A computed fold for a 74-nucleotide RNA from a Bdellovibrionota bacterium, annotated as transfer RNA. The prediction has a mean pLDDT of 81. Its Rfam family is "tRNA". Rfam describes the family as follows. Transfer RNA (tRNA) molecules are approximately 80 nucleotides in length. Gene Ontology term of the family: triplet codon-amino acid adaptor activity. It is annotated as a transfer RNA. RNAcentral holds the sequence, with entries from ENA. The organism belongs to Bdellovibrionota, within Bacteria.
[in-house]
């Protein structure tokens, strides 16, 4: 310097052919259970979908740069 991949909740991740409300596990937090913890159980809070423009009636999603991270070639 070139290619390829990945970035979505604290964390690990899914979201299919662009549409209906963004979601799961695990952790936070609160109630029930318990003598009391744990574990089980119900509800809860928590997200500028990395950034920015484009295309479109509509963009997590499809495009074009730019960030960051990994691999690979030189």
């Nucleotide at each position: 310097g070139g290619g390829c991949c990945a970035g979505u909740a604290g964390c690990u991740c899914a979201g299919c052919u662009g549409g209906u409300u963004a979601g799961a596990g695990u952790g936070c937090g609160u109630g029930c259970c318990u003598g009391a913890u744990a574990a089980g159980c119900a509800c809860g809070a928590g997200g500028u979908c990395g950034g920015a423009a484009g295309u479109u009636c509509g963009a997590u999603u499809c495009u074009u740069c730019c960030c960051u991270g990994g691999c690979c070639c030189a």